[in-house]
Order: sequence, then C1' cells, then structure tokens
RNA sequence: UCCCGAUCAGGGUAAUGCCGUCGAAAGGCGGCGACGCAAAGCUUCGGGCCUAAGGCGUUGCGCUAUGGCGGCCGAGCUGCCGAA
Repeated sequence: UCCCGAUCAGGGUAAUGCCGUCGAAAGGCGGCGACGCAAAGCUUCGGGCCUAAGGCGUUGCGCUAUGGCGGCCGAGCUGCCGAA
C1' cells in the first nucleotide's frame, strides 16, 4: 500500500414520524428527532423500483419518463482506525 472488518480512538451520518416549504405526483429542501449504517460519502454508467403532469390508446381504465429513488443492487471515485 492492497485485501479485510476483530478491537481501539476520534468521530460522521440520520430511518419512520412531526412541522414548514417546493412539486401534478413520486420525491426534494430546511428544522425537530433517531431506525439504523464501516462507506447509508459522492456520481444515474448498468439493472431494478416509484410517480404519470404531458402525450397516446381499445378512454369509469390502460400504456409511457423527459420526472424521481445513491438508506434497492451493481459499478466508478474518495475516505477514518488497524487485529488475524
């Protein structure tokens, strides 16, 4: 240094929910608050999933991403500590 994730230390982050706000929605942002996370740090490159404004259709419905999810997985980049 790499793999790896026992231990130690310093810590980091923040689910569900509530309030406010943006949005058609999914969801995002801010505050409160912690379920958890050794990458739950960053990035839509691939898969998957969510929504359907608009558009289309066989129109009490269905399909569709240009919208979204990085705490769904993979991948890329970066990072603290240091046993076997």
Model confidence (mean pLDDT): 91 of 100. Predicted 3D model of an 84-nucleotide RNA (c-di-GMP-I riboswitch aptamer) from a Bacillota bacterium. It was read from a public genome assembly, where an Rfam model found it.